[in-house]
RNA sequence: GAGCCCGUAGAUCAGCCUGGUAGAUCGCCGCUCUGAUAAGGCGGAAGUCCUCAGUUCAAAUCUGAGCGGGCUCA
Numbered sequence: 001g002a003g004c005c006c007g008u009a010g011a012u013c014a015g016c017c018u019g020g021u022a023g024a025u026c027g028c029c030g031c032u033c034u035g036a037u038a039a040g041g042c043g044g045a046a047g048u049c050c051u052c053a054g055u056u057c058a059a060a061u062c063u064g065a066g067c068g069g070g071c072u073c074a
Stems, first nucleotide, its partner, number of pairs: 001073007010026004020057001028044005050066005
C1' cells in the first nucleotide's frame, strides 16, 4: 500500500441482507423468599447503535468519507 471482517447497555452478543417501538443473557439496584446467605420468584435502572456527511416521510440498518481493532496479501 491492497482486500476482507468487526465496532450496539457495565460485559458477551443478536438485530443490519429485506429501513418503521433499540433487544437477549450475565452483571447491577429494589422487593419477595430464608434464622441468615446462596439459589428461586417479581420489578427496575442502564444506549449519542464509533464519528461526520448524504439519501429518505423515516437510518443501528442504505451510500460516501474518516477513526479504532482483527485477519490475509504485498
Transfer RNA from Nanoarchaeota archaeon SCGC AAA011-D5, 74 nucleotides, folded computationally.
The sequence was found in a public genome assembly.
Its Rfam family is "tRNA".
Model confidence (mean pLDDT): 84 of 100.
Taxonomically the source falls in Nanobdellota (Archaea, Nanobdellati).